[in-house]
RNA sequence: ACUCGAUAAGGGCAUACCCGCCGAAAGACGGGGACGCAAAGCCACCGAUCUAAGGGACGAGGGGUCCUAUGAUGGCGGGGUUACCGAA
Numbered sequence: 001a002c003u004c005g006a007u008a009a010g011g012g013c014a015u016a017c018c019c020g021c022c023g024a025a026a027g028a029c030g031g032g033g034a035c036g037c038a039a040a041g042c043c044a045c046c047g048a049u050c051u052a053a054g055g056g057a058c059g060a061g062g063g064g065u066c067c068u069a070u071g072a073u074g075g076c077g078g079g080g081u082u083a084c085c086g087a088a
Base pairs, nucleotide, nucleotide: 004086005085012037013036017032018031019030020029022027035075041081042080043079045078046077047076048073049072050071054068055067056066057065058064
């Protein structure tokens, strides 16, 4: 240095839920709170999943149904990239 991850040390992040706020929604952000996480740091390139405003199709006169991401999820997987510590 690379790989690896311990009943080590110092720490870090923050599920669900609640409140506020943004959004059509999924969901994001802030505060509280911890289920967990050795990258649960960062990145939407590939896959997967979620939502459907807008667009399209159907519907009789309809408030509806279906399809679709340009939206979202990095705490779904892969991949890229950066990083604390140092037992086996």
This is a predicted structure of an 88-nucleotide RNA (c-di-GMP-I riboswitch aptamer) from a Gammaproteobacteria bacterium. Its mean pLDDT, the model's own confidence on a scale to 100, is 89. Taxonomically the source falls in Gammaproteobacteria (Bacteria, Pseudomonadati, Pseudomonadota). Its Rfam family is "c-di-GMP-I riboswitch aptamer". Gene Ontology term of the family: cyclic-di-GMP binding.